[in-house]
């Protein structure tokens, strides 16, 4: 630089719920908690999927989430090829 890779070390992150605050939800932040994760690190462009509202006659459109649904980008520990 590259491709493999969780079985080593050395970490990391943190589902479901529960508690606290915020939203109109959807969901997010904070502690606890621990289902899972080699990109579960960061990005809403593309797909989806949720919510609101407004048309339309089953679909559209706008605004909102969701990166631990998927594609794809950009950055990373460690081994081994």
């Nucleotide at each position: 630089c590259u491709c493999u890779g969780a079985u080593a070390a050395a970490g990391g992150u943190a589902a479901a719920c529960c508690c606290c605050g915020g939203g109109a939800a959807a969901c997010c932040g904070g502690g606890g908690g621990g289902c899972a994760c080699a990109a579960a690190a960061c990005u809403a462009c593309g797909g989806u999927c949720c919510c609101a509202u407004a048309a339309u006659u089953a679909u559209u459109a706008u605004g909102g989430g969701a990166g631990g649904c998927u594609g794809a980008g950009u950055u990373g520990c460690c081994a081994g090829g």
This is a predicted structure of an 81-nucleotide RNA (c-di-GMP-I riboswitch aptamer) from a bacterium. It was read from a public genome assembly, where an Rfam model found it.